[in-house]
């Protein structure tokens, strides 16, 4: 330099173009004499930046960042 893949709550991760969802941790409470288990309920992401298609983008195209692989 060039191809390919990844970037989505703390962390692992899903997610046909119609407005984002599990687990885990975290936090409230029930239960315990207490601790855990286990149950219940709520927070917490505007989807890595920035542009552009669209009536509408996390999804689709450009572009820059970062990580990882493979040419050279």
């Nucleotide at each position: 330099g060039g191809g390919c893949g990844a970037u989505u709550g703390g962390c692992g991760c899903a997610g046909c173009g119609g407005g984002a969802g599990c687990g885990c941790a975290g936090c409230u409470g029930c239960u315990u004499u207490a601790c855990a288990c286990g149950c219940a309920g709520a927070a917490g992401g505007c989807c890595g930046g920035g542009g552009g298609u669209u009536c509408g983008a996390a999804c689709c195209c450009c572009u820059c960042a970062u990580c990882g692989c493979c040419c050279a």

The prediction has a mean pLDDT of 83. Transfer RNA from an uncultured Coriobacteriaceae bacterium, 72 nucleotides, folded computationally. It matches the Rfam family "tRNA". It is annotated as a transfer RNA. Gene Ontology term of the family: triplet codon-amino acid adaptor activity.